[in-house]
Context: one part of a larger RNA
Molecule: large-subunit ribosomal RNA, domain I
Organism: Prauserella muralis
Formats: sequence, structure tokens, C1' cells
RNA sequence: GGCACAUGGUGGAUGUCUGGGCAUCAGGGGCCGAUGAAGGACGUGGGAGGCUGCGAUAAGCCUCGGGGAGCUGUCAACCGAGCUGUGAUCCGAGGGUGUCCGAAUGGGGUAACCCGGCACCCGUGAUGGGGUGUCACCCGCGCCUGAAUGUAUAGGGCGUGUGGAGGGAACGCGGGGAAGUGAAACAUCUCAGUACCCGUAGGAAGAGAAAACAAGUGUGAUUCCGUGAGUAGUGGCGAGCGAAAGCGGAGGAGGCUAAACCGUGCGCAUGUCAAGUUGUCAGGCGUUGUGUGUGCGGGGUUGUGGGACCUGUCGUCUAGGGGCUGACACUCCUAGCGUCUGCGCGCAUGGCUAGUGGAACACGUUGGGAUGCGUGGCCGGAGUGGGUGAGAGUCCCGUACGCGAAAGCUGUGUGGUGUGGGUGUGGCGGUGUUCCCGAGUAGCAGCGAGCUCGUGGAAUUUGCUGUGAAUCUGCCGGGACCACCCGGUAAGCCUAAAUACUUCCUGGUGACCGAUAGCGGACGAGUACCGUGAGGGAAAGAUGAAAAGUACCCCGGGAGGGGAGUGAAAGAGUACCUGAAACCGUGUGCCU
Repeated sequence: GGCACAUGGUGGAUGUCUGGGCAUCAGGGGCCGAUGAAGGACGUGGGAGGCUGCGAUAAGCCUCGGGGAGCUGUCAACCGAGCUGUGAUCCGAGGGUGUCCGAAUGGGGUAACCCGGCACCCGUGAUGGGGUGUCACCCGCGCCUGAAUGUAUAGGGCGUGUGGAGGGAACGCGGGGAAGUGAAACAUCUCAGUACCCGUAGGAAGAGAAAACAAGUGUGAUUCCGUGAGUAGUGGCGAGCGAAAGCGGAGGAGGCUAAACCGUGCGCAUGUCAAGUUGUCAGGCGUUGUGUGUGCGGGGUUGUGGGACCUGUCGUCUAGGGGCUGACACUCCUAGCGUCUGCGCGCAUGGCUAGUGGAACACGUUGGGAUGCGUGGCCGGAGUGGGUGAGAGUCCCGUACGCGAAAGCUGUGUGGUGUGGGUGUGGCGGUGUUCCCGAGUAGCAGCGAGCUCGUGGAAUUUGCUGUGAAUCUGCCGGGACCACCCGGUAAGCCUAAAUACUUCCUGGUGACCGAUAGCGGACGAGUACCGUGAGGGAAAGAUGAAAAGUACCCCGGGAGGGGAGUGAAAGAGUACCUGAAACCGUGUGCCU
């Protein structure tokens, strides 16, 4: 030095575990913000720090409920000082306080800092100082003021608004918009209107009440699901892309305007003592009539075309007042009454935000310990689950099943009440050389886009440019176009539900993980650390049932160890469960 056996050290694999994750389902909730958000900084405890809570009233203040014996959060003990059956701590609801930064908004600024004005108050002999409130910009509305410039306007000022601003995981809508890739290369094409950027909204959004489909029967707003169907189509007819009607379901809801016409306010134009004055009759009046533009009120909203105007018929809620006077009709205002609908309150009844009741076991035995084993019972609308010194229906928490709210939130119902809005002149007709029925629109042309549709015979939808109609005997569509036929009524607006998503709350489930796994993060983790910055980004779990965490003695400066003691175990000693291998020793044997 090698090999073998034995025995140690080191190391932290493996096994077991889990306060953490992952996936998914169901239910709930779904916006927050100038009444200052989201997110932070700094403070705040009797005693250093981290986390948590809170805000100079600072691990807390007040009220109302729950609860019932201990409490002063946690790492994490120790000491101190206290609170509590006059009900603390704790849990829930409502309120109060809420420094500074942050949209940040009095001005500034290198976020959490600096410096002001005004009003009132405090303090000082006075100044400095302190406190409370207020002071940004934009927009809408109202009023005032007011240039060039006469009227005006621009501009300015004041007041006012539960106006805006910023944030939010995914979902929505809109404006822009790739490439890797596929086509076995590549250019049309595809990827894909995807990723990404921007704007903007809501708890959903968007769409939505036929200028729709259909096809000779018919359907009747929109949305979503299944089917139709990988069909019809489209396509260097390559790769690929890819409907709709119909049918079956979920849900179900329809409304308001523009115009004609009437009335009225204002502006402009024009005519004016002649027309006018709601109609009829009679009487009266006398600066108003007409056209046009615009605001307001009435009217009106449809496709078996509708409406206006004129007219017939049926019917018309009541009272008071007005419309030059009287009568009738008509019309306007007010009040009551009827009816529809929204909201508030009340009542009734559910749910959520604390809780609460909740059955049934003993003995023997092994053991450190009984939940094991043995014997004999018991409950079950409860034998899901977790804990307890080892496998517990019957020990504890729970579970099945019941009960419960002062306050807040939320759903449903309601003729009980208050209040707001609509409506109570509409139905059925008739006549027509009358009027209206959404214009730089439809259509057309050029160039694009989007639809299954890549320019094709290319309709329908849509953008830009140019041109440019008609009003029901009108206009559009039914895939060029024409005829017939059929369907509809564009160029205005609103609209719940069925649908999408899950930051968040609650509960369940798992042939999901079990500390190199599972979220990056089971632990003071988006931390330490790295980077100027955008950004990148860890490692690190386990004594024991219980600290009972080794009093005392000995060696040592200490570290550490030997006794003794605790414990079932210390070869479980906080470098702590198990403790593999690499690696390093010691002893013995053999070989060299």
C1' cells in the first nucleotide's frame, strides 16, 4: 500500500409526514375613487427587531348583537403593569378617528419632502410660531362682464354639479396590426384579424324589434347551446379555409322619436286700417295679418301600408276656473277619481354577514401511553373528516337533522301607504288631382375591406373619392341583369333575460404533488442577492406524547466531553425522526 471482516466519522439520499400548493366543480359577489381609491412611506406596544393589526383617539375609540371565563395578536419566551360575572379578551354589524405620499388637486419637488395665500382660533409684551377650514385643471349649466368693431362674438369673472381625472385578474366593444410557421422551397394563400399596442365600458358588454328569412307551404326582434356539417361552397381548386336556412332546446318584452297638421315664444322679411278675432247664431272689439327660420307644447309611429287634413258613426270620469260676452260644441289649466308603471316606507317570507342544540362504553390485558387485543353493551336522520401519548361510530371538535339576528346587505310577494312618470278621446269606417312618411342619403362610377365567396357571372354589408334620386302609381330585397310573383319599409334612438369571465368570498371533490416535487414562494418570498435600469431571482420543513431542553460533580481557557438525572428511547440533546452512497478513519486477519 491492497483486500476482507468489524466498528466509527462525514454526508443528507430514502421512508413516513404536511400548516403549502395544483386542478376542477357548485353557490355567492362583481366594480373601487376628489366624502381622496388601488398601492405605499413613516409611525403606533412598558421592554431591540420581523410579521400582523391600527393611525397622533394609532395591537386601538363608541354603539348594537353573539359568546361566557379567562385575557393583554404572532415569531417567543421572560419580567413588569393591568383588565375581567357592573360580562373582559374574542366573533359579527354599524359608526368615529384616519399622519404623509400616491389621480394628488394651493405652489414647487429628486414620491412619502420644501414653501405659501385667505378666513377664524390659540400662544407671545411683540415678531417668529401652532391649529381648523379653504385655495389645481377641464367640462356642463346659470348669471355678470366684455375687445379689435356699431349690434355682436372671442375672451374674462362668479356661482353651481354626490360631473370628469386614477386603479382593476379575466371577460366585452372599437381603432391599429406582425412574424416564426404551414404550403415538405416560395410570392397569391396560411399562421390570423392571432400575438402585441392604443381607446373605452360594465358587472357583464355587444346585438336587438325585419328595407329579415323563405319559396309557392310558411316563419316572425336579438343572444346562446345542440344539430344541420366538415355539408353547400371557397381555394397557386395546393396547403388549407369553411357557412346559412331549417329542426331541437335555453330565455322571452317590447318601446320612444323625425315629418305632415295645430298652438305658442323669439329672430328675419313683407303687407298694412284691411283683414282678423276657434265654429254656428246674435252682439262686440280693433295694430294686427302673411311668409320663413328656430325653440317649446300637442299630434303621430305604420306595411292586411300608416299618419295629417276633411268627414260619418259609436263612445266620451267628476268638479272649479279661463279662452271678448251669452247658449251649445270645442279647447286649456288646476284638483279629485280610474288605470298602467318606477321608486321609497310598511308588512309578509327566503338568503348572506356572528352563533347554537346535537345520540351512544365500560371492564380486563399488553404497553411509557390504548384508539390495539379479549369480554359484555349501546347509538345511528349521525360508521364524512380531524384531534387525543399506537387503528376511536359511542373521549374531544364535529357530522346527519334542527334552531337563531339588535344592525347591515340582498331576493321574492303585496292595492297598506307616500311620491314621480305615462294615460283617460279612443275604436270602427268613408272620400281624395291635397300634405307627410328620416338626403349629400339610396343609387351609380373608381379603388379597397368584410362575408364560405382569393374578381369571379358576384348579389347582400361596408370605407374613401366623385356624381347624385324618388315619397306609396314611392323605395329596397329575394346571388349579375330583366319580367312576373313573393317578402319588407333603409338612411333616428332605447331595451331585461338566456351568454362570457373569475381578482374576490364560501363549500366540495381528486387513479393531483408531497419539500430537487407541488405556485418562484409549506419557512420574516417577489424576501436575500444581482443589475444604472427595464428586469432577473434563490436557498431554507420534521427533538419528544409532553421541554420533562440534562439540577449537581469532574476534565478543559473555551468549544466539547465523562458521570449523574429526565424520558419508552439521548446511538431522540435544540449541529436533534429515519440516517443510504460517495469520501475519511480505527481495530483484527491475510497478501506484498